[in-house]
Context: one part of a larger RNA
RNA sequence: GAACGAACGCUGGCGGCAGGCCUAACACAUGCAAGUCGAACGAGAAGCAUUCUUCGGGAUGUGGAAAGUGGCGCACGGGUGAGUAACGCGUGGGAAUUUGCCUUUUGGUACGGAACAACUCAUGGAAACGUGAGCUAAUACCGUAUAGUCCCUCCGGGGUAAAGAUUUAUCGCCAAAAGAUGAGCCCACGUUGGAUUAGCUAGUUGGUGAGGUAAAAGCUCACCAAGGCGACGAUCCAUAGCUGGUCUGAGAGGAUGAUCAGCCACACUGGGACUGAGACACGGCCCAGACUCCUACGGGAGGCAGCAGUGGGGAAUAUUGGACAAUGGGGGCAACCCUGAUCCAGCCAUGCCGCGUGAGUGAUGAAGGCCUUCGGGUUGUAAAGCUCUUUCACUGGUGAAGAUAAUGACUGUAACCAGAGAAGAAGCUCCGGCUAACUUCGUGCCAGCAGCCGCGGUAAUACGAAGGGGGCGAGCGUUGUUC
Numbered sequence: 001g002a003a004c005g006a007a008c009g010c011u012g013g014c015g016g017c018a019g020g021c022c023u024a025a026c027a028c029a030u031g032c033a034a035g036u037c038g039a040a041c042g043a044g045a046a047g048c049a050u051u052c053u054u055c056g057g058g059a060u061g062u063g064g065a066a067a068g069u070g071g072c073g074c075a076c077g078g079g080u081g082a083g084u085a086a087c088g089c090g091u092g093g094g095a096a097u098u099u100g101c102c103u104u105u106u107g108g109u110a111c112g113g114a115a116c117a118a119c120u121c122a123u124g125g126a127a128a129c130g131u132g133a134g135c136u137a138a139u140a141c142c143g144u145a146u147a148g149u150c151c152c153u154c155c156g157g158g159g160u161a162a163a164g165a166u167u168u169a170u171c172g173c174c175a176a177a178a179g180a181u182g183a184g185c186c187c188a189c190g191u192u193g194g195a196u197u198a199g200c201u202a203g204u205u206g207g208u209g210a211g212g213u214a215a216a217a218g219c220u221c222a223c224c225a226a227g228g229c230g231a232c233g234a235u236c237c238a239u240a241g242c243u244g245g246u247c248u249g250a251g252a253g254g255a256u257g258a259u260c261a262g263c264c265a266c267a268c269u270g271g272g273a274c275u276g277a278g279a280c281a282c283g284g285c286c287c288a289g290a291c292u293c294c295u296a297c298g299g300g301a302g303g304c305a306g307c308a309g310u311g312g313g314g315a316a317u318a319u320u321g322g323a324c325a326a327u328g329g330g331g332g333c334a335a336c337c338c339u340g341a342u343c344c345a346g347c348c349a350u351g352c353c354g355c356g357u358g359a360g361u362g363a364u365g366a367a368g369g370c371c372u373u374c375g376g377g378u379u380g381u382a383a384a385g386c387u388c389u390u391u392c393a394c395u396g397g398u399g400a401a402g403a404u405a406a407u408g409a410c411u412g413u414a415a416c417c418a419g420a421g422a423a424g425a426a427g428c429u430c431c432g433g434c435u436a437a438c439u440u441c442g443u444g445c446c447a448g449c450a451g452c453c454g455c456g457g458u459a460a461u462a463c464g465a466a467g468g469g470g471g472c473g474a475g476c477g478u479u480g481u482u483c
Stems, first nucleotide, its partner, number of pairs: 001483004006479005013355006019348002021313001026311003030308003035072003040069002047062006079266003088191007097183002102179008110144004119134006150159003164171002192238003199229003204226008241263004245256004268289005291302004319345001321344003327341001328339004358388004368379004392424001394419005402410001427472005432453003438467005448455002
């Protein structure tokens, strides 16, 4: 000098764009953050209409709430960086795989069956939640048939499928092939410090066989062999998410990994699997643990490192806001519903950028202040005065684009027009040298200053104050950290 997710002190007018728990991966009250489909299915509350009535109600139609079966989604999106020195990441290769929805192509979609929720009845429990009996539908479940460019094969053969709905336009379902996209796996090289860590390893290294996986493989197991790694740093310890990038620097390099984007890991702590195309699953399940809460003491419930918000920690970091209008996502034929993703608004000079706080004229160089050699000098065209202007802010009116077939949270916002009046808007720091900027008074090695050198012990341009001056300016200075 530059930089910052900064903090602190003094000060503070407006706008645009960005950013905002770096600490306790500490604990969390409350609300919301993942649903949707009646064009898969049965049943069907309130309301409305008609009708009967013993005036209690019943029946029929319409209606479609809340729930249930079923489908798809919930593995995306959002958060955090604890762990991890690793094929985790980065670059470049590879073969032994899978891939819901989507695209293309070929063929098929036949005949049957038995249940279980909901519901009704009974019943247990404080609750959470159940238990028994009975009824029922389906694109839920099962059997049979059919079978090829599918699978297996000893090449003779053997095996495996489906689901319908409909407003008659279509949308689905099954098998197979190909594509696209996503994902899993392997390898080479690179990727912090320590040798005051020198030896490490028994499924360890390799083989055969078997099992297992979507898939290669000690991935697992049985047997056999005795290997494998290491001063080109194994093992151990410490630290750490990695990268594109960011900061600095002429560069080489050094430091760094907030925001944005890619990958990884995690979801109270540890372990496990289930479902599924995909998870060993943040707002799913089971077990154990710690903690918190409810309890009728028998037993239960919970997980903000989602968005807000609270306590705590801290030098320090925001609203328990609006809307699905746009972009995107899920479901649905659609209408539409959901979406704290997102788009917006609120708070904060946290940063960057822009603008303003007036312009012209004005000498008797007014008054006041300060200095003075007492003549004067300086503050200083500065003020006053006179003549103007109205950016921004303010008041009133008009009023977009963003979005179109329609729909605007933002928002009566941006912008435009009119009005009033210089009116509402300047501070901070420094002045011994480095380093731009000097005098007086006070103090008297005291009080104090200080980045370094150093100032202060009675004439201090270095302390404190004033006048004056320099610098930057809605900021300025200090502290911290990096180059």

Small-subunit ribosomal RNA, 5' domain from an uncultured bacterium, 483 nucleotides, folded computationally. RNAcentral holds the full RNA, with entries from ENA and SILVA. Its mean pLDDT, the model's own confidence on a scale to 100, is 87.